[in-house]
A computed fold for a 94-nucleotide RNA from Betaproteobacteria bacterium HGW-Betaproteobacteria-14, annotated as Glycine riboswitch aptamer. It was read from a public genome assembly, where an Rfam model found it. Its Rfam family is "Glycine riboswitch aptamer". For this family Rfam cites "A glycine-dependent riboswitch that uses cooperative binding to control gene expression" (Mandal et al., Science, 2004).
């Protein structure tokens, strides 16, 4: 020199689930209906976050992609657990 770890940046990829329903507002010359916002109701997702827990441990703890769905999502954007590529740094190994 280099190796693979773990972090944090950049770029790229990234799943699931009603464009639901009814009111109102604003839009448009004017109606009507779509998309916006906002409040009610029903259904559903799970992979931002949060919560619960096996082994162990016996005092506090203690994982998930497993559960819950608070929070958040359910056309498009946004956001996404993870992951490829790059670079930086930290400890190790040689």
């Nucleotide at each position: 020199a280099g190796c693979g770890c773990u972090c944090g940046c950049g770029c790229g990829g990234g799943a699931g689930a009603g464009a639901g329903c009814g009111g109102c507002c604003a839009u448009c010359g004017g109606a009507u209906u779509c998309a916006g916002g906002c409040c009610g109701c029903c259904g559903c997702c799970g992979a931002a976050g949060g919560c619960g827990c096996a082994a162990c441990a016996c005092c506090c703890g203690g994982a998930a992609c497993c559960g819950c769905u608070c929070a958040g999502g359910c056309a498009a954007a946004a956001g996404g657990g993870c992951u490829g590529c790059g670079c930086g740094a930290g400890a190790g190994c040689a």